[in-house]
Small-subunit ribosomal RNA, 5' domain from an uncultured prokaryote, 522 nucleotides, folded computationally.
The RNAcentral record of the full RNA draws on ENA.
Rfam family: Bacterial small subunit ribosomal RNA.
Its mean pLDDT, the model's own confidence on a scale to 100, is 84.

Context: one part of a larger RNA
RNA sequence: GAUGAACGCUAGCGGCAGGCCUAAUACAUGCAAGUCGAACGGUAACAUGAGAGCUUGCUCUUGAUGACGAGUGGCGCACAGGUGCGUAACGCGUAUGCAACCUACCCUUUACUGGGGGAUAGCCCGGAGAAAUCCGGAUUAAUACCCCAUACCAUUUAAUCAUGGCAUCUGAGAAUAAUUAAAGAUUUAUCGGUUGUGGAUGGGCAUGCGUUAGAUUAGCUAGUUGGUGAGGUAAUGGCUCACCAAGGCGACGAUCUAUAGGGGGUCUGAGAGGAUGAUCCCCCACACUGGUACUGAGACACGGACCAGACUCCUACGGGAGGCAGCAGUAGGGAAUAUUGGUCAAUGGGGGCAACCCUGAACCAGCCAUGCCGCGUGGAGGAAGACGGCUUUCUGAGUUGUAAACUCCUUUUAUAUAGGAAGAAAUGCUCCUUGCGAGGAGAGAUGACUGUACUAUAAGAAUAAGCACCGGCUAACUCCGUGCCAGCAGCCGCGGUAAUACGGAGGGUGCAAGCGUUGUCC
Numbered sequence: 001g002a003u004g005a006a007c008g009c010u011a012g013c014g015g016c017a018g019g020c021c022u023a024a025u026a027c028a029u030g031c032a033a034g035u036c037g038a039a040c041g042g043u044a045a046c047a048u049g050a051g052a053g054c055u056u057g058c059u060c061u062u063g064a065u066g067a068c069g070a071g072u073g074g075c076g077c078a079c080a081g082g083u084g085c086g087u088a089a090c091g092c093g094u095a096u097g098c099a100a101c102c103u104a105c106c107c108u109u110u111a112c113u114g115g116g117g118g119a120u121a122g123c124c125c126g127g128a129g130a131a132a133u134c135c136g137g138a139u140u141a142a143u144a145c146c147c148c149a150u151a152c153c154a155u156u157u158a159a160u161c162a163u164g165g166c167a168u169c170u171g172a173g174a175a176u177a178a179u180u181a182a183a184g185a186u187u188u189a190u191c192g193g194u195u196g197u198g199g200a201u202g203g204g205c206a207u208g209c210g211u212u213a214g215a216u217u218a219g220c221u222a223g224u225u226g227g228u229g230a231g232g233u234a235a236u237g238g239c240u241c242a243c244c245a246a247g248g249c250g251a252c253g254a255u256c257u258a259u260a261g262g263g264g265g266u267c268u269g270a271g272a273g274g275a276u277g278a279u280c281c282c283c284c285a286c287a288c289u290g291g292u293a294c295u296g297a298g299a300c301a302c303g304g305a306c307c308a309g310a311c312u313c314c315u316a317c318g319g320g321a322g323g324c325a326g327c328a329g330u331a332g333g334g335a336a337u338a339u340u341g342g343u344c345a346a347u348g349g350g351g352g353c354a355a356c357c358c359u360g361a362a363c364c365a366g367c368c369a370u371g372c373c374g375c376g377u378g379g380a381g382g383a384a385g386a387c388g389g390c391u392u393u394c395u396g397a398g399u400u401g402u403a404a405a406c407u408c409c410u411u412u413u414a415u416a417u418a419g420g421a422a423g424a425a426a427u428g429c430u431c432c433u434u435g436c437g438a439g440g441a442g443a444g445a446u447g448a449c450u451g452u453a454c455u456a457u458a459a460g461a462a463u464a465a466g467c468a469c470c471g472g473c474u475a476a477c478u479c480c481g482u483g484c485c486a487g488c489a490g491c492c493g494c495g496g497u498a499a500u501a502c503g504g505a506g507g508g509u510g511c512a513a514g515c516g517u518u519g520u521c522c
Base pairs, nucleotide, nucleotide: 001521002520003519005518006517007516008515009514012375013374014373015372016371017370018368019367020333025331026330027329029328030327031326034075035074036073039072040071042068043067046066047065048064049062050061051060052059053058054057082286083285084284091211092210093209094208095207096206097205098204101203102202106199107198109196111194112193113192114148115147116146117145124137125136126135127134128133154179155178156177164169184191185190212258213257214256219249220248221247224246225245226244227243228242229241230240231239261283262282263281264280265276266275267274268273288309289308290307291306292305311322312321313320314319339365341364342363343362347361348359349358350357351356378409379408380407381406388400389399390398391397392396415458416457417456418455419454423449429442430441431440432439433438466511467510468509469508470507471492472491473490477506478505479504480503481502487494488493
């Protein structure tokens, strides 16, 4: 000098930041991922309309309408948010490569969107079970599923020619054969569907170099190292398997052990370096512990599935349910770290044609001097140098001290009253322009924070100072008490009867809403 700090004493305000460093311990409760009726069959609830019944203000019927519980289907749930367990590794950083690869939504462009079929959830009926849930029968729809047609520059196969390269290869034209598509909705504006090309974005893989300590760890290795063939993958590869060979790594530190997420950065330092990796950004890993795959463009998936384990809960003992390292919050641990708050107004994300819905992302508010920055606690005058305190060579002085009183002034701040923002112009609606994207104009609406920031007025010094130190280092000295006691102390060292070093007082010094102490780093 620095700090995600803690502790002691103290404390007026504001702005901006930060806030479980320990038990990746266990979790009560609420919320954190839904949305689409413009894909579908429908109608449990609510409302509207219509109809019926009458007891005249109720009941019933009707999907007709607004809408919509549960269900089928689509997209999303692989993002956002959390944590740092593991990992010494192509994990990360940096630089390359992929002639060995994928990429939903988005953009560009090509060509299409024809015909048919059988189911199933829901609903209904019946049954089993304490429940979770499950079983049987009948019946129904789709942008769900299946079949046929059509077929390119797609995929696969074979021959020919030719260029180039980096070996596997690549490219070209002609011809041959085979395989694979589709879905509709509608308010008639559109929104979709299928095939192929190119792009963008995001990812996958490989490689050079760099990346902690220990030799009181010296040898390690059988899928091990390589080859051939096959399987698998989006793709290369012992990734996996069969066979063959006997290799591969290592004092330039293999193996083993310990520790650790990496980087941009941060702190310090003149720099070199040292230390560090909170907040913010990028990458990685993980989601009670271990394993496995399914779905999908993408996961081996935090709030999905299955199995095993530990733990907790329910049970009718037959069987079931759960996973806060999301936001709050609880217990525990600890020196120590906050509210079971508000809003989707803005920014962004998901769904939807849209209106809109969802969003503990986000934006805000609450708590905490945890830090940084700013402001204030008054200003000017005022000597009888007052009283009081302390000291004293003692009735004389010195000091506290212009300090107070007193006079004049100001009102930041606090209090009260009044006014009062910006953050919000888009989407949508109407009109105009436009080949299509789209552009322009107009009117109206939308603010959690918030009656907040800010402004004005009013009265009045009114509402506001502490902490540590004073032997030397080190700025600041005397008196009293104590008497190697009580105690102090960062080091040197003080204290045994005049202690500037202990305790108190007066005075002083340094910082100041803080000041000291402790821990850690340079």